Notes:
A computed fold for a 1479-nucleotide RNA from an uncultured prokaryote, annotated as small-subunit ribosomal RNA. The sequence is in RNAcentral, with records from ENA.

[in-house]
RNA sequence: AGGGUUUGAUCCUGGCUCAGGAUGAACGCUAGCGGCAGGCUUAACACAUGCAAGUCGAGGGGUAACAUUGUAGCUUGCUACAGAUGACGACCGGCGCACGGGUGCGUAACGCGUAUACAAUCUACCUUUUGCUGAGGGAUAGCCCAGAGAAAUUUGGAUUAAGACCUCAUGGUAUGUAUGAAUGGCAUCAUUUAUACAUUAAAGGUUACGGCAAAAGAUGAGUAUGCGUUCUAUUAGCUAGAUGGUGUGGUAACGGCACACCAUGGCAACGAUAGAUAGGGGCCCUGAGAGGGGGAUCCCCCACACUGGUACUGAGACACGGACCAGACUCCUACGGGAGGCAGCAGUAGGGAAUAUUGCGCAAUGGGCGCAAGCCUGAUCCAGCCAUGCCGCGUGCAGGAAGACGGCCCUAUGGGUUGUAAACUGCUUUUAUACAGGAAGAAACCUCCCCACGUGUGGAAAGCUGACGGUACUAUAAGAAUAAGCACCGGCUAACUCCGUGCCAGCAGCCGCGGUAAUACGGAGGGUGCAAGCGUUAUCCGUAAUCAUUGGGUUUAAAGGGUCCGUAGGCGGACUAUUAAGUCAGAGGUGAAAUCCCACCGCUCAACGGUAGAACUGCCUUUGAUACUGUCGGUCUUGAGUUAUAGUGAAGUUGGCGGAAUAUGUAGUGUAGCGGUGAAAUGCAUAGAUAUUACAUAGAACACCGAUUGCGAAGGCAGCUGACUAACUAUUAACUGACGCUGAGGGACGAAAGCGUGGGGAGCGAACAGGAUUAGAUACCCUGGUAGUCCACGCCGUAAACGAUGGAUACUAGCUGUUCGGAUUUAUUUGGGCGGCCAAGCGAAAGUGAUAAGUAUCCCACCUGGGGAGUACGUUCGCAAGAAUGAAACUCAAAGGAAUUGACGGGGGCCCGCACAAGCGGUGGAGCAUGUGGUUUAAUUCGAUGAUACGCGAGGAACCUUACCAGGGCUUAAAUGUAAGUUGCAUUAGUUAGAGAUAGCUAUUUCUUCGGACUACUUACAAGGUGCUGCAUGGUUGUCGUCAGCUCGUGCCGUGAGGUGUCAGGUUAACUCCUAUAACGAGCGCAACCCCUGCCGUUAGUUGCCAGCAUGUAAAGAUGGGGACUCUAACGGGACUGCCGGUGCAAACCGUGAGGAAGGUGGGGAUGACGUCAAAUCAUCACGGCCCUUACGUCCUGGGCCACACACGUGGUACAAUGGCCGGUACAGAGAUCAGCCAUGUUGCAAGACAGAGCGAAUCUAUAAAACCGGACACAGUUCGGAUCGGCGUCUGCAACUCGACCCCGUCAAGCUGGAAUAGCUAGUAUUCGGAUAUCAGCCAAGAUCCGGUUAAUACGUUCCCGGGCCUUGUACACACCGCCCGUCAAGCCAUGGAAGCCGGGAGUGCCUGAAGUCCGUCACCGUAAGGAGCGGCCUAGGGCAAGAUCGGUAACUAGGGCUAAGUCGGAACAAGGUAGCC
Repeated sequence: AGGGUUUGAUCCUGGCUCAGGAUGAACGCUAGCGGCAGGCUUAACACAUGCAAGUCGAGGGGUAACAUUGUAGCUUGCUACAGAUGACGACCGGCGCACGGGUGCGUAACGCGUAUACAAUCUACCUUUUGCUGAGGGAUAGCCCAGAGAAAUUUGGAUUAAGACCUCAUGGUAUGUAUGAAUGGCAUCAUUUAUACAUUAAAGGUUACGGCAAAAGAUGAGUAUGCGUUCUAUUAGCUAGAUGGUGUGGUAACGGCACACCAUGGCAACGAUAGAUAGGGGCCCUGAGAGGGGGAUCCCCCACACUGGUACUGAGACACGGACCAGACUCCUACGGGAGGCAGCAGUAGGGAAUAUUGCGCAAUGGGCGCAAGCCUGAUCCAGCCAUGCCGCGUGCAGGAAGACGGCCCUAUGGGUUGUAAACUGCUUUUAUACAGGAAGAAACCUCCCCACGUGUGGAAAGCUGACGGUACUAUAAGAAUAAGCACCGGCUAACUCCGUGCCAGCAGCCGCGGUAAUACGGAGGGUGCAAGCGUUAUCCGUAAUCAUUGGGUUUAAAGGGUCCGUAGGCGGACUAUUAAGUCAGAGGUGAAAUCCCACCGCUCAACGGUAGAACUGCCUUUGAUACUGUCGGUCUUGAGUUAUAGUGAAGUUGGCGGAAUAUGUAGUGUAGCGGUGAAAUGCAUAGAUAUUACAUAGAACACCGAUUGCGAAGGCAGCUGACUAACUAUUAACUGACGCUGAGGGACGAAAGCGUGGGGAGCGAACAGGAUUAGAUACCCUGGUAGUCCACGCCGUAAACGAUGGAUACUAGCUGUUCGGAUUUAUUUGGGCGGCCAAGCGAAAGUGAUAAGUAUCCCACCUGGGGAGUACGUUCGCAAGAAUGAAACUCAAAGGAAUUGACGGGGGCCCGCACAAGCGGUGGAGCAUGUGGUUUAAUUCGAUGAUACGCGAGGAACCUUACCAGGGCUUAAAUGUAAGUUGCAUUAGUUAGAGAUAGCUAUUUCUUCGGACUACUUACAAGGUGCUGCAUGGUUGUCGUCAGCUCGUGCCGUGAGGUGUCAGGUUAACUCCUAUAACGAGCGCAACCCCUGCCGUUAGUUGCCAGCAUGUAAAGAUGGGGACUCUAACGGGACUGCCGGUGCAAACCGUGAGGAAGGUGGGGAUGACGUCAAAUCAUCACGGCCCUUACGUCCUGGGCCACACACGUGGUACAAUGGCCGGUACAGAGAUCAGCCAUGUUGCAAGACAGAGCGAAUCUAUAAAACCGGACACAGUUCGGAUCGGCGUCUGCAACUCGACCCCGUCAAGCUGGAAUAGCUAGUAUUCGGAUAUCAGCCAAGAUCCGGUUAAUACGUUCCCGGGCCUUGUACACACCGCCCGUCAAGCCAUGGAAGCCGGGAGUGCCUGAAGUCCGUCACCGUAAGGAGCGGCCUAGGGCAAGAUCGGUAACUAGGGCUAAGUCGGAACAAGGUAGCC
């Protein structure tokens, strides 16, 4: 110091979350030791038991217990007596009990902190000083006697003491009053002094100690004041002793503290009052600091003591272990009455996640009493329990490689890792164990003695005293001996593999992981981090500049008030003087100690502790300085304003006037439609509309001018004109002299819609009605139409009231347009507005840029993640509608801004394609073939499914194929080895059973160089699988698409994603080329190179050819020959916009150009960029993982893949005369052929059969058909069409039933050109005609792939449909429009609001009642008196009643909200979202 997370990616805004530190902690796992600390945060809930405050006999009367002594009795160890002694229960009295200890209920307060004041006060014990201490008196407890009661307790009588109580005396440096004087101060006043009057004291005692009065000190307490001290304004007004005065009372003391009278004040937006919460501080945690959070332990202060009230005593209390009363609770009881208060120390129950022993001692420190010894002390010192925290130590160290065994992993004959780790060898002994020694903390008081001194005090020496504790510590002994876990390992974040699981189980702080190859779940191995601890949870700070003083923002991300005026407040021009409040400096006081920091020191170190210093940033007092701010004066003119002059404008209010248009009415002309729409209809019209003419009436709005114009604070303002009012600008003079800016509350204005009252109402037009559209159409469109729109008056007070940009002032480059002015030399220049472009700068970017979103100052308003929600409740305003103010629970990890690249659009522009159009012939209708779906089945094996599946894999399913089904068998068949063992077979032939596989039987048989070879069998290893996953893969393929695109290097631009290049203008089939250009080049694609074909040449002539020369036939290159030609097959040539003309900068295009066989890519093929579709294929093949192993392997027979109500695709045949049939005559190319093609001959009607030549092929084999010639057929279900069925056959094959093809005879169905819709084709193409081949025994081939023959029509053109390319635009899409997304309803869960009511809490008001108690009054009783009992009064805790306000809980019912993989209905938004969207 940062990181993760919004996106396809980017920058920003913004929240959530993590890494750090801390804790009085708790929980989980684990645990060796010690030191120092800490230990009910919850129920201020209730408490059993014990202890926590007594002491003094040197105050007193005394003697209950104990002891001693004495005496007496006797039973000789017991009883009795004696206050005689030590002592001492209870009692009177003194001091203490107000300290110490606990807790944090209450309290928002002079409670606390800090600084002052008391001239307004008190203070026991202690210290110092001065003075005094005389004389009397009466009681009372105890004890004794007699009672009541269960007890607690209590009554009566008699008697008695004191340092208890009372009276008198004495008294002033006491108090009060009055009169003077002096001094001082701080306003009231204070001090001193003089006189007079009045009032008040004492206690003794063994002489050690006490008592009284007064003054001072110290200590402690009380009171007052300045400043500081939480949240809520959805708490805005509060207050009647309230504010003040006079007087009286009361108090230690001031004071409305209380009372009587008088006055009406006092507090509050600088937050009164009310509500909520809370003890405050020193300090603690965190943080760089400023801050934020906390208030345990220790220290200071406060408050409280079961709850509430009250006083008494006392120096001090309204009193934790005192009293009285009331209340609640608990306990005892003889039922009549009584007792109690752990928030002291232990401890118990309960609550809770959770917090200890009913311990030891007064040895030390401190406290109370006492002369002292001493007693008391749960304060305290110690110990016990707890890893609760901090600190320290240890669990060994060194060597040791066969890198052991085992575990785990892998590419597995082997290697890696655990790992120098272990074993083994040597060394050490902290700690633990055993045994022995053994502290410091102790010095006092006291006793004794000495010195100074002399009622006594001070100093010195010796003696006595240890709970902890036989503890700390030390020595010795033996031996590695007694001692390691927890969390994590996807990223953040250090650390990786295997197995299991299979969106299950589970994990998770955030992002997220898990649906069969999980480094994220669980286990294991390994590793990482910390370590007697480690993790989790909770809370706080930090990170968070994420409330921003330091240190943020507000055009679009959250955020500028709709606008102006103006109060308080804040801020404020120049010069000069004053003052010293702010400010700065010096000094003084204080800021307790502890804590933090620093230095040194002590425990072996550290934690911890000690001493000293610094610091405590603060407050107060005082002295000084005076630049700046402030205060108070004076002056000024530049800010601001006033007057004058000249102008400007749709500025406002109010009146008058005008024309066009529309509607209506009347009258005329005139006739059948008008109107409206995408198309229609509703509507109007023969009762005369629409149209047209004239006149009249009405209301509203003002064409052209008109504009990026002008004016106004904003909203807003438009015909012309009058009146009134305001504003602004310029100019030059005069005047005032800072009069200014902003502006919380407040006030005024404020579009449209809406509301009230009264008018008005032409047009338009919510609601409403009708007509259309539609699946629906409560809409868009049309016909009507009410409120309203208009006027007057009054409300409302909101808008995307926007420049999404508050106001004011100053400064900071330019260019250009326009409006209103001024000056001027007509070049220009200077002011006020309204606009455009740009520099610097700013900004996340878009952008802004003198009219700032730049640089600065001042003031106001507002924001702090999204949703819930501008909602609920409360309050204010309003007639209402509603407005203003304005939350929370709950929920999500995002929501959002700008820009980028794509994709998409029922956005735009340009371009292309048999895409449309123009044509040709088809499909869709028929029957048949074939494929698919569906259905069926034991099985109908599997795959392919929009384009891009469907005559597809399959270019040959009767068996085989075959993967499917039924049945019957086998367990290693085939191939290949290895090792071991056995055997002499295997084979061949025959035969039996069987459906066959198979099984059985008979016969037969090895070689040898003796090593073995070979064969077969058995065993083991090794197989096999068309089983799954094409969403684990390779390879191959389809499609976009033969579309023209897809990228890179360097440079440049941008914060960046990215852009540029690749865009623009032309051109092309083409990112083809040219020009321009922050780009310059390059690559994969295009083109070319390759093959076929079209022309020519050269070479070569067999099986091809035959012109010329011969031979020869009925004919025939048949023969000799020939290479001329055709042809064959090798090599070359040829075409390149090369030439000409035109256009053009060029590229290029145009031309029926020339030439040429061919002309602008000549035609065709092969060739398929980066990529898309998780496209297809695990069934061609290969392959990871998973699965089966007497079976999911393998063999055999039979069946199935060929089923058949149906639907679809692809074909072939037809429906006929451009034809069918019969007869005759011609012309190809390519390919195939030996288990073959087959001439020829014979035979059969034919398929074919039987003979049989040639040919492994330019040699042999095959009638090409349409065409052409001739004949009959005349439009019919036919001489068309051939399905279906019957019969006879042929061929292949082991076999033709399921299930082959073909031939012949017979039969002769549908069908007469095909609805919506739809595929192909642009030239040797479509259509039409036949031929060949692969597969193959044969063939379901009408399929596929090739070959040639004959041979068209049309293209104006790019508006539209489909697909594609480029540029641009919008986007809320990025799984990318088959996208995203909204609302109702239905279901579940959650929190919240309302609600008839019900329940409860706290605080108050009024009335009634009213304990204890103080005070007052009275008093015939008691007492000599002091005083007391009694009675009465005031006040009050508590109780009761009543009416409200407020807060909370709950509730039938109800409202909206949030969340929830696959519910319903629609389709609102995002593209022009299909009616632009929004307020």